[in-house]
Molecule: c-di-AMP riboswitch aptamer (ydaO/yuaA leader)
Organism: Actinomycetota bacterium
């Protein structure tokens, strides 16, 4: 000099954030992000299949509790297709804004038989992951000097 490991501090990505305070009173300000939830619009017809499972109380009309296979959310995280649990392909995301290359990613969790949109009105959440900078070209905007 290089590589690799571990601690901390700046800094950068990703994602829905900054400040503030950290005082015994479990604080605080602005602000961003998701769900439920009306009129209207959506959808609604026929017929054929299918319309969970279990458990407790019941006045037998229900009520409660517990589970996921039917729907649904939250995310970019889907759809095909093959010689099948892997490839491919499309289309979607990411690497600070555009193009072009190049590299990578398509996960997980949640409700809990239920939910189109949706004002008011209800609730929930601002966290976790990751790092020595991807190349080239051309632009924007804001603050100090």
């Nucleotide at each position: 000099g290089u590589c690799g490991g571990c601690a901390g501090a700046c800094c950068g990505c990703u994602c829905a954030u900054c400040c503030g305070a950290c005082g015994g009173a479990c604080g605080g300000g602005a602000c961003c992000g998701g769900g439920g939830a009306a009129c209207c619009c959506a959808a609604a017809g026929g017929c054929a299949c299918g319309u969970g499972a279990g458990g407790a109380c019941u006045g037998c009309g229900g009520u409660c509790c517990u589970c996921u296979u039917g729907g649904g959310g939250u995310g970019a995280a889907g759809u095909c297709g093959c010689a099948c649990c892997g490839c491919g392909a499309c289309c979607g995301g990411g690497c600070u804004c555009u193009c072009c290359a190049g590299c990578c990613c398509g996960a997980a969790c949640c409700c809990g038989a239920c939910a189109g949109c949706u004002a008011a009105c209800c609730c929930c959440g601002g966290a976790g992951g990751c790092g020595u900078c991807u190349g080239g070209a051309g632009g924007g905007c804001u603050c100090u000097g």